Predicted 3D model of a 1495-nucleotide RNA (small-subunit ribosomal RNA) from a metagenome. The RNAcentral record of the sequence draws on SILVA. The coordinates come from a structure-prediction model, not an experiment, and the mean pLDDT is 82.

């Protein structure tokens, strides 16, 4: 932009219908009289005023307010506009002022002055009782009209008209007369129309009673928190007159009394709106007071009235502040805690929307108007309900992820495929209820004389919906448009990979993270919920954790130190009467909503609606008398009095005794005392200590003496007097509940300490001074002052404890004490009972256990004081008490997740008992000292590979480092590799020469072809050589990711289960106990019975017999053979050996002991006696011990190298330090000569004879032997003989020179060995410290493994051969009972306090700044009340001057903001300061926990 369709608006309108009557046309005559313009009246409107009601209601907010407030149930002395009923009235005047007109004044705002005017506006007079007042006679006091219609009566105007009658003009008439006509005036009629009276109806109006609704007002009871808020108050309590209010009242004033209010909590300070409800709870409670509903209270911040029925007024006045705005600078103006909406604050909270259609309000007679009240509708998953996002099917278990044991498995029937189905959403048509009423017509009815007109009844027709494109219903097309979010360590539903590496990070509580994180992040699984999910802040609840229901105090937090007593609570036994509790029943009331139940409506729920029952209170009535109270009367059994006894360190005051200790005094007498763990300080020749004898002189009172007495607690001890508390006993009579507890108050309280005055013998904080000590301001030692004593006053606390409040009652028992008492028959003993104390064990029951248990911590009951997680804090502030020192009372900020009790298992002890071990002790011997040799530290270095580190690493891994090993180091090489497994391609393998080079490798060559199949080609196993590439490689890291091996407590005698039992359990018992034993070994006992893994024992070896077997071993050479001899053969099995099998010993026997045991002691016998001697063998466990370098192995790292090859170098260094060994240091030696006797092993690239050479090491040489045969191989010390004579030696041999041998490619760095020289320290070793108990120790040689070659080491033979053990007090170590503990990573624990850094919160602090409040004074707007000498004045009176009243003005008085002085109180701040708390491995010491080293 165009098309058709459609809606609306206009215009046009055929045919055909319907209705109506002046039946339509022309024209002529009447008749009307348009615009305009005025004026009169009526109507409708607009603006503006006056007047009327409403603007007290509705709607918003919760500062304020602890009662002037709410709630709940009364109560009289009151008010109420509209509204309902009801009587009565509702009559006659008057003067104003707005608006409006002119004129002024001012920027506005808004005003002034002159003028006319109306009223349901204002005012006066009548009148008025069923109203007020009243002295009872009286007085005093109202009012308003409107509006609608009517036209029967009547009045009035006003029209045109009718008739008469005057009068006048005209015409007609010759005039007159007459008639017509007009006009104009009176009457009279009737009509019409207007309006007044009148009638009729509304809407008002006055007075007054009554109700309704609504307000005021009073009483009771409820109604947060603080006592570190105890007194508060003068109009304050009452009463009288007065005023005053709508109304009772100090509500105001005057006077007169002195009250009132408080521990049942005033005042004061801090919070607060209250409630029906709501949350949560099983309930009782506890938190709350959004929406929704009753009350209150506020409306910029204080005050004040006016007006009105109602207000001290949210969108009204004044005033006064502080704010914002206009301003001509002179003045004004304004109040969102209405609704919407800025803007600013915060974590965070909507739209400048539609409509009065419905419910209500207001105003009107209505019609209608007004209504951000109120119906709606945007926004916001805020919250509650409801719904959708799809259903079947579907296994090739798809692809991708992710895991992974590489097989798989998991996501997952999930997806795609396939058949379906359309709620929400989309497009389209259709389409309720919310609307009943009012108004309108039109009949009727009833009011009325009627009519109209108002009510009422009935009919009718218009016609009014913001929501809204409403719900809802149809049709269309299509899985189409629609799934998050939190968790997956336990609590608690849900698991793996990566990837970080105490890092990031999480984390509600416990706590994850430090190279294998289900805790961190990511993924994937999967878990819970779902259009929501998850954080975060609040309440209740679980919490019996503030305990009414429904705790608790011996020791976890808690019993006042003890007593007297006030109030107040509880309170013995009968009766009687009343009824306050109580019960019970009835009425009233507890708003409605909400909550329950039972229906109803929305497709169903939320949601909304009936109807029920309930609101667990309150109050009034009646009714009952068990219980409590309150009155009366009465009793004796608690309680108390008399009377007689009794027993006691009960208190107060005076007196007195002896011992003893210091002092003095004085003899005697001499050199010391004293103290100590040892000393010293002190004393003491000036004469101590000792000792004799006398003086003084203070304190405390042995013995008796005591889980015995006495007292409330604290306490309290020589004896005599004296004053006086309490207690028991017992016999009677008495009073007649007088009892019990007891907040506050009073009194008493060790010890220290204060005050004034005595007093001081010993004793002793402080102090002095010796010790000790690393220090020692202690713990020991010598001194010694306050104090301790007394006297008077104070202080008021203690682990003041039985850590147990008083009282009263009930609830097995045994036994011991004190002091009564009573029985049988008298003392005296005892006995038995009966109450009063004081111990001890238990029964039931209590208790977290421990434990308690009639002297409860057991059942119960009264009444009191206490607690409520640890530190902060036995404190700060504040009061109050003290001379003071301090007490009492007593927080909070801030920290922490535990702090405690009670038992249990361990482990520990400068606890205790028992017992054992070469653990100590008694011996031998040695290291530590020298030389060396080894291994280590350390140092050095290119490297000086690495691992072992108290015992338990240091001759260890190494039973053997010149290359090799060898891991290290420096140089040179190599990269699928030195080595496995795979793959191509070539070649058999394999020998083997030559150059270079340090090799290591490189180059060049030579020989040479094999086995199986198969005619052949080919194919093949093995090897080799290139080549890609999956891999290989690592003595690279981690022994704290591990296995496997080992060490070490320790060859110590433990370690556990099963079933019972015992304990709420953790546990225990068993496994303790009395004996023994090497032993948890046995034996008895025994709530414990059994069993395991251990000890023994079974197995090796080795003492001794026996049988068997005799070669290479023995025995015998008598015969015989050979042979010069030595020797070989030849014989025996008896010995010794060998090397199978057996015997033997078992406390079996005897005697003592023990318990009649189990075992011990002692003998016999016997080769061996109590395990005959060794040996392997090593519970449960423990030391994140040792080893990734013996081997494996997970993770990491590394891959032209942290892998592999070569050559050389290191591993051997050397100012030192240690650790284990060798030689010695000498004469019990050493040299020299001669001469005996072993086991136990190894030998084939071996051992290696004899013989021969060498001084020797060795070399030769090569019988013999794979070995009871042969060979190493001599044993050494021993024994015989000599030499040496106490020395650095004939001791010792290092060490250095030379010259050799032997291995081995190779002895330089780096071998062993052999001669000859040389001939060092060392003369028996400090402090410490090892090892061994019988064939051991010590000393003596031999042999083996490694091993070319290298031993002093290691590892095994044998020879020779001792001391010494009295014992377990001590040192280590280790069993078992016990015992304490604040340990449990386990004493190498634990743990305190100062100082010294950061940081935190807090108190004090010259003070400084705010808030609140009191008390004293100033000042006083506005506004009300009163006075009132100025000014003004319309209505009443008065002829009139003048009054009355009134208004302005002016004073007083009230009083708000202000202001000045002084106080409280309370927050902030604050220089310095005080102690609190928390923080990394800080410093200094060890105070506590054990008998914590001085409990």
């Nucleotide at each position: 932009a165009g098309a058709g369709a459609u809606u609306u608006a206009g215009a046009g309108g055929a045919a055909g219908g319907g209705u109506g009557c002046u039946u339509g046309c022309a024209c002529c005559u009447g008749g009307a009289g348009a615009a305009c313009a005025g004026a009169u009246u009526g109507a409708a409107g607009u603006g503006g005023g006056u007047g009327g009601c409403g603007g007290a209601c509705g709607g918003g907010u919760g500062a304020g307010u602890a009662a002037u407030g709410c709630g709940u149930a009364g109560g009289g002395a009151c008010u109420u506009g509209c509204c309902a009923u009801u009587a009565a009235g509702a009559g006659a005047g008057g003067g104003a002022c707005a608006a409006c007109u002119c004129g002024g004044g001012g920027a506005a705002a808004c005003u002034c002055g002159a003028g006319c005017u109306a009223a349901u506006a204002c005012c006066c007079c009548a009148u008025a009782a069923a109203c007020u007042c009243u002295g009872a006679g009286g007085a005093g006091a109202a009012a308003a009209g409107g509006a609608u219609g009517g036209g029967a009566u009547u009045c009035a105007g006003c029209g045109a008209u009718u008739c008469a009658a005057u009068g006048u003009u005209u015409u007609u008439g010759a005039a007159g007369a007459a008639a017509g006509a007009g006009c104009a005036u009176u009457g009279a009629g009737a009509c019409g129309c207007u309006g007044g009276a009148c009638c009729a109806u509304u809407c008002g109006c006055u007075u007054a009673a009554u109700g309704a609704u609504a307000g005021a007002c009073c009483u009771a009871c409820g109604u947060u928190g603080g006592a570190u808020u105890a007194g508060c108050u003068u109009g304050u309590u009452g009463g009288u007159a007065g005023g005053g209010u709508a109304a009772a009242a100090g509500c105001c004033u005057a006077c007169c009394a002195a009250g009132g209010c408080g521990a049942c909590g005033a005042u004061c300070c801090a919070u607060a709106a209250c409630u029906g409800g709501u949350u949560u709870g099983a309930g009782a409670g506890a938190a709350u007071g959004a929406u929704c509903a009753g009350u209150c209270a506020c409306a910029c911040u204080g005050g004040a009235a006016c007006u009105g029925a109602g207000a001290c007024a949210c969108g009204g006045u004044c005033c006064a502040g502080a704010c914002u705005c206009c301003u001509a600078c002179g003045g004004g103006a304004g109040g969102c805690a209405g609704c919407a909406g800025c803007a600013g604050g915060g974590a965070a909270u909507a739209u400048u929307g539609g409509a009065c259609a419905a419910u209500g309000g207001g105003g009107g007679c209505a019609a209608c108007c007004c209504u951000g009240a109120u119906c709606c509708a945007g926004c916001g998953a805020u919250a509650c309900c409801g719904c959708g996002u799809g259903u079947g099917u579907g296994a090739a278990g798809a692809a991708g992820g992710c895991c992974u044991u590489c097989g798989g498995g998991u996501u997952g029937u999930a997806a795609a495929g396939c058949a379906c189905u359309u709620u929400a959403g989309g497009u389209a048509g259709g389409g309720a209820g919310g609307a009943g009423a009012g108004g309108c017509u039109a009949u009727u009815u009833u009011c009325u004389a009627a009519a109209a007109g108002a009510g009422g009844a009935u009919a009718g027709a218009a016609g009014a919906g913001a929501c809204g494109u409403u719900a809802c219903c149809u049709a269309c097309a299509g899985a189409a448009u629609a799934a998050g979010c939190a968790c997956c360590g336990g609590c608690u539903a849900a698991c793996u990979c990566u990837g970080u590496g105490c890092c990031a990070g999480c984390a509600g509580c416990c706590g994850c993270g430090g190279u294998a994180a289900u805790a961190c992040a990511g993924a994937g699984g999967g878990u819970g919920c779902g259009a929501g999910c998850g954080u975060u802040a609040a309440u209740c609840g679980g919490a019996a954790u503030g305990a009414u229901u429904g705790g608790g105090c011996g020791u976890a937090a808690a019993g006042a130190g003890c007593g007297c007593g006030u109030a107040g609570g509880c309170g013995g036994u009968a009766a009687g009467a009343a009824a306050a509790g109580u019960u019970a029943g009835a009425c009233g009331u507890g708003a409605a909503a909400u909550a329950c139940c039972u229906g109803g409506g929305c497709u169903u729920a939320a949601c909304c609606u009936a109807g029920g029952g309930g609101c667990u209170g309150c109050a009034u009535c009646u009714a009952a008398a068990a219980c409590u109270g309150a009155c009366u009367u009465a009793c004796u059994c608690g309680a108390g009095u008399u009377c007689a006894g009794c027993a006691g360190a009960g208190g107060g005051a005076a007196g007195u005794a002896g011992a003893a200790u210091u002092u003095c005094c004085a003899g005697u007498g001499u050199a010391g005392c004293g103290g100590u763990g040892a000393a010293a300080u002190g004393c003491g020749u000036a004469g101590a200590u000792a000792u004799u004898g006398g003086a003084a002189g203070g304190a405390a009172u042995a013995c008796c003496g005591u889980u015995g007495g006495c007292g409330a607690a604290g306490g309290c001890g020589g004896c005599u007097u004296u004053c006086u508390g309490g207690g028991c006993u017992g016999a009677a009579a008495c009073u007649g509940a007088c009892g019990c507890u007891g907040a506050g108050g009073c009194g008493c309280g060790a010890a220290a300490g204060c005050a004034u005055g005595g007093g001081g013998a010993g004793c002793a904080a402080a102090c002095a001074g010796g010790a000790u000590u690393a220090g020692a301001u202690a713990c020991c030692c010598u001194g010694g002052u306050a104090g301790u004593c007394c006297a008077u006053g104070c202080c008021g606390u203690a682990a003041a404890c039985g850590a147990u409040g008083a009282g009263a009652a009930c609830u097995a028992g045994c036994u011991g004490u004190u002091g009564g008492u009573a029985u049988a028959a008298u003392u005296a003993a005892a006995a038995u009972a009966c109450a009063a104390g004081u111990g001890g064990c238990g029964a039931a029951g209590c208790a977290a256990a421990c434990g308690c248990g009639a002297u409860a911590a057991g059942u119960u009951c009264u009444c009191c004081g206490c607690c409520u997680g640890g530190g902060g804090a036995u404190u700060a502030c504040g009061a109050c008490c003290g001379c003071a020192a301090g007490g009492u009372u007593a927080a909070a900020a801030c920290u922490c997740a535990a702090a405690g009790g009670a038992a249990u298992u361990g482990a520990c002890g400068g606890g205790g008992g028992c017992c054992c071990g070469c653990a100590c002790a008694a011996g031998c011997g040695g290291u530590g000292g020298a030389g060396u040799a080894u291994g280590u530290g350390g140092u050095u270095u290119a490297a000086u590979u690495c691992g072992a580190u108290g015992c338990a690493a240091c001759g260890c891994g190494a039973a053997g480092a010149a290359c090799c090993u060898u891991a290290c180091c420096u140089a040179c090489c190599c990269u699928u590799g030195a080595c496995a497994u795979c793959c191509u391609a070539c070649g058999a393998a394999u020998c083997u020469g030559u150059a270079a080079g340090a090799g290591a490798u490189u180059a060049c060559g030579g020989a040479g072809u094999g086995c199986c199949u198969g005619c052949a080609a080919g194919g093949a196993a093995g090897c080799g050589u290139a080549g890609a590439g999956a891999c290989a490689g690592g003595u690279g890291c981690u022994g704290c990711a591990u296995g496997g091996c080992u060490g070490u407590c320790g060859u110590c005698a433990g370690c556990u289960c099963g079933u019972g039992u015992c304990g709420u359990g953790a546990g225990a018992u068993g496994u303790u106990g009395g004996g023994u034993u090497a032993a948890g070994u046995c034996c008895c006992g025994u709530a414990a019975c059994g069993a395991g893994c251990g000890c023994a024992a079974c197995c090796c070896u080795u003492a001794u017999c026996c049988u068997u077997a005799g070669u290479u071993g023995c025995c015998a050479u008598a015969c015989c053979u050979a042979g010069a001899a030595a020797u070989a053969g030849a014989g025996g099995a008896a010995c010794u050996c060998u090397a199978a099998g057996g015997a033997g010993a078992c406390u079996g026997c005897c005697a003592g002991u023990g318990a009649u045991a189990a075992g011990c002691u002692g003998g016999a016998g016997g080769a061996a006696g109590g395990u005959g001697g060794g040996g392997a063998c090593g519970a449960c466990g423990u030391c994140a011990a040792g080893u990734c370098a013996u081997c494996a192995u997970g993770g990491c790292c590394u891959u032209u190298a942290u892998g592999g090859g070569u050559a050389g170098g290191g591993c051997a260094a050397c100012a030192c330090a240690c650790g284990u060994g060798c030689u010695a240091c000498a004469a019990u030696g050493g040299g020299g000569a001669g001469u005996a006797c072993a086991a136990a092993g190894a030998g084939g690239a071996g051992c290696g004879a004899a013989c021969u050479u060498g001084c020797g090491a060795a070399a030769g040489g090569g019988u013999g032997c794979g070995a009871a045969u042969c060979u190493c191989a001599a044993a050494a010390a021993g024994c015989u003989c000599u030499c040496c004579g106490u020395a650095a030696u004939u001791u010792g041999g290092a060490u250095u020179g030379g010259a050799g041998u032997c291995u081995g490619c190779a002895a330089c760095u780096c071998g062993a060995c052999u001669c000859c020289a040389u001939g060092a320290a060392a003369c028996u070793g400090g402090a410490a410290u090892c090892g061994c108990u019988a064939g051991u120790a010590a000393u003596c040689g031999c042999a083996g493994a490694u091993c070319a070659g290298c031993a002093g080491g290691c590892u095994g033979c044998g020879g020779u051969g001792a001391a010494u053990a009295c014992g377990u007090u001590c040192u280590c170590g280790g069993g078992c009972c016990u015992u304490g503990u604040a340990c449990a990573c386990a004493c190498c624990g634990c743990c305190c306090g100062u100082c010294a850094c950061a940081c935190c919160a807090u108190g004090g602090g010259a003070g400084u700044g705010g808030g609140u409040u009191g008390u004293a004074c100033c000042a006083g707007a506005a506004g009300u009340a009163a006075g009132u000498a100025g000014a003004a004045u319309a209505a009443c009176c008065g002829c009139a001057a003048g009054g009355a009243g009134u208004u302005c003005g002016c004073u007083u008085a009230c009083c708000a903001c202000g202001g000045u002085a002084u106080g409280g109180u309370u927050c902030a701040u604050g220089a310095c300061u005080g102690g609190g708390g928390u923080g990394a491995a800080g410093u200094c010491g060890u105070a506590a926990c054990a008998a914590g080293g001085u409990a």